Context: one part of a larger RNA
Molecule: small-subunit ribosomal RNA, central domain
Organism: Candidatus Kaiserbacteria bacterium
RNA sequence: CUGGGCGUAAAGGGUGUGUAGGCGGUGUUAUUAGUCGUUUGUUAAAGUCCGGGGCUCAACCUCGGGAAGGCGAGCGAAACGGUAACACUAGAGGGUGGUAGAGGUGUGUGGAACUCAAGGUGUAGGGGUGAAAUCCGUUGAUAUCUUGGGGAACACCAAAAGCGAAGGCAACACACUGGACCAUUCCUGACGCUGAGACACGAAACCUAGGGUAGCGAAUGGGAUUAGAUACCCCAGUAGUCCUAGGCCUAAACGCUGUCCGUUAGCUUUUGGGGGCAUCGACCCUCUCAGAGGCGUAGCUAACGCGUUAAACGGACCGCCUGGGUAGUACGAACGCAAGUUUAAAACUC
Numbered sequence: 001c002u003g004g005g006c007g008u009a010a011a012g013g014g015u016g017u018g019u020a021g022g023c024g025g026u027g028u029u030a031u032u033a034g035u036c037g038u039u040u041g042u043u044a045a046a047g048u049c050c051g052g053g054g055c056u057c058a059a060c061c062u063c064g065g066g067a068a069g070g071c072g073a074g075c076g077a078a079a080c081g082g083u084a085a086c087a088c089u090a091g092a093g094g095g096u097g098g099u100a101g102a103g104g105u106g107u108g109u110g111g112a113a114c115u116c117a118a119g120g121u122g123u124a125g126g127g128g129u130g131a132a133a134u135c136c137g138u139u140g141a142u143a144u145c146u147u148g149g150g151g152a153a154c155a156c157c158a159a160a161a162g163c164g165a166a167g168g169c170a171a172c173a174c175a176c177u178g179g180a181c182c183a184u185u186c187c188u189g190a191c192g193c194u195g196a197g198a199c200a201c202g203a204a205a206c207c208u209a210g211g212g213u214a215g216c217g218a219a220u221g222g223g224a225u226u227a228g229a230u231a232c233c234c235c236a237g238u239a240g241u242c243c244u245a246g247g248c249c250u251a252a253a254c255g256c257u258g259u260c261c262g263u264u265a266g267c268u269u270u271u272g273g274g275g276g277c278a279u280c281g282a283c284c285c286u287c288u289c290a291g292a293g294g295c296g297u298a299g300c301u302a303a304c305g306c307g308u309u310a311a312a313c314g315g316a317c318c319g320c321c322u323g324g325g326u327a328g329u330a331c332g333a334a335c336g337c338a339a340g341u342u343u344a345a346a347a348c349u350c
Base pairs, nucleotide, nucleotide: 003322004321005320006319007304008303012318014201015200016199017198021194022193023192025088026087027086028085029084030083031082032081034080035077036076037075038074039073040072041071042070043069049065050064051063052062053061054060091191092188093187094186095184096183097182098181099180103177104176105175106174107173108172109171110154114150115149116148117147118146119145120144121143125136126135162169163168206247207246208245209244210243211242215241216240220236221235222234223233258317259316260315261314262313263312266295267294268293269292270291271290272289273288274287275286276285299306300305323350324349325348332343333342334341335340
């Protein structure tokens, strides 16, 4: 390289937009450097294959024949592919009318809880644990009420629910804004799919600067436990968690399942929309489109299981794997303030 693979054995890139490239709907016409056919030249001999012969056979040797494939040239074919032109509407996009949604950004507002402060009532405990102690409390705690301040998160609704490309998104209102779905079949007329590089986004932690800090809480201190206890439990508590601006770019970034298209039994639940029937209307019934679940036929699978949301049957394109350790390490390079990240071996060893 060929091959075989990638849910769990090694293997799907964290996710998207998109450049080059690869691949690409229907009809007609023309053309043809791909493609196919044929002729011819060349591709030394030996060798391989077929037939005959010679060593007693064979190996071996020898004679004859035929290719296949490559390259060049001539002629021909036009189904497929390319190119050019014209046309089409089933792909794709747009218009119009609707719908649902924690999709995003910003601003403002609210209640519960917590905590702090002040005041009232009130008195000896409170807290904490397996049991305790550290700790708080007569300078009046805990409990309870009133008032005020503060920060963070939004109970119920809530769901197998919804939205988003992924990360993720949940009080309420407003402003701005992205996408999706359904109906219509009005417009464009292949404008498509994938996508190496590239670019954008990317939980938490961490970093820089400034702010903020109620609760929680790495580190740290103390109390316990214990042989010890750099832990588990308890009392405190800094960074952090929050906001603004910037950086980092990783994850069990998981459905451990790349994206897109087509085909292939059903039953059932649920979300959003539409048609029919029905009706005063809403239900009910039925059909259908788009999503989210459960079960399951064929089929697949090593099994587990998957099964119209495929891991079935096919197609297009990308990424990745190739025994374990060394090692996601060293070196080099790029990026980063740093932490480190990305790319990524070998010796040796089993």